[in-house]
Context: one part of a larger RNA
RNA sequence: CCUUCGUUAAGGAAUUAGGCAACAUAGCCCCGUAACUUCGGGAUAAGGGGUGCCUUGUGACGUGAAAGGUAACUUGAGCGUUGUGAGGUCGCAGUGAAAUGGCUCUAGUGACUGGUUAACAAAACCACAGGUCUCUGCUAAGCCGAAAGGCGAAGUAUAGGGGCUGACACCUGCCCAGUGCCGGAAGGUUAAAGGGAGAGGUUAGCGCAAGCGAAGCUUUGAACUGAAGCCCCGGUGAACGGCGGCCGUAACUAUAACGGUCCUAAGGUAGCGAAAUUCCUUGUCGGGUAAGUUCCGACCCGCACGAACGGUGUAACAACUAGAGCACUGUCUCAACGAAGGACCCG
Numbered sequence: 001c002c003u004u005c006g007u008u009a010a011g012g013a014a015u016u017a018g019g020c021a022a023c024a025u026a027g028c029c030c031c032g033u034a035a036c037u038u039c040g041g042g043a044u045a046a047g048g049g050g051u052g053c054c055u056u057g058u059g060a061c062g063u064g065a066a067a068g069g070u071a072a073c074u075u076g077a078g079c080g081u082u083g084u085g086a087g088g089u090c091g092c093a094g095u096g097a098a099a100u101g102g103c104u105c106u107a108g109u110g111a112c113u114g115g116u117u118a119a120c121a122a123a124a125c126c127a128c129a130g131g132u133c134u135c136u137g138c139u140a141a142g143c144c145g146a147a148a149g150g151c152g153a154a155g156u157a158u159a160g161g162g163g164c165u166g167a168c169a170c171c172u173g174c175c176c177a178g179u180g181c182c183g184g185a186a187g188g189u190u191a192a193a194g195g196g197a198g199a200g201g202u203u204a205g206c207g208c209a210a211g212c213g214a215a216g217c218u219u220u221g222a223a224c225u226g227a228a229g230c231c232c233c234g235g236u237g238a239a240c241g242g243c244g245g246c247c248g249u250a251a252c253u254a255u256a257a258c259g260g261u262c263c264u265a266a267g268g269u270a271g272c273g274a275a276a277u278u279c280c281u282u283g284u285c286g287g288g289u290a291a292g293u294u295c296c297g298a299c300c301c302g303c304a305c306g307a308a309c310g311g312u313g314u315a316a317c318a319a320c321u322a323g324a325g326c327a328c329u330g331u332c333u334c335a336a337c338g339a340a341g342g343a344c345c346c347g
Stems, first nucleotide, its partner, number of pairs: 001342008010333002014331001019328001027051005036041001038167001052089012066075003090094001102326007109318002114126002130165007142151003168313004173243003178240002180236005187231003193225002198220005205212002244262005271305001272302001283299005
């Protein structure tokens, strides 16, 4: 010097990203216990007091010697368990060792118990009960499998599959133009197929020749008929998604309830808001501190919140995140001493 421990004057978080680590608290009995609340909780809230041993009084319970009695039973010693009171006594200290909650306030997020990156992440992620949409009428839909077959389910729409949201409370606005899905069938388009006008090749025949050319065979082939789909017509947002700009205006100024105009499918409603979202930004004001880029409460100018990719709240809960305080301490001012094991030396 390293590791693991022990003690420490005065101070007590000044340390640090952060009280990380350590200290402190601790059992049992009694008293006492707030806001808030879903009335269950919160709660061991918080905060106080007691606690050993000896003597003795007294109570309860169990057992029941001995005596009495025919018996039932009565009196009831002793012992054990347990409570309560008085007196005394020792120590610095009585849950005398060990084991054995630190607490409070404010906010964010997620309701909760639960699950997760085996071996750097336990969380605000996943799940969840609840909500809602959608598919599925049973040989169900969906899934596995070339198939047989199986799961679904020995179930039957109060059932099963899928998507989204995520207890509870109050709510969930506008847009169907685009995309998707559902419905419709009049018209347009349209495949195979049907259809066969017409055309080419070949040659019996005709012709002096040029050439014409039936039937058959063959190569093609127009019109017309022709489903779904698409076009088209409607519906649908807890489907994918979206939810404006400019100019002017009130008897100080400022602002604009109001007006004009352009565009759009419709122009963001309630609620919340410098937020786990705010660039400018350490916004401005207030609180807390001697001093506060964090924190809490407001304001609203929301770069770029917003309603089941849910909005806003919320008791309880959390090895969650942020801020503050009490207690406590070697975290620190600032280090010191001691112990064990290493390191080091010898073998």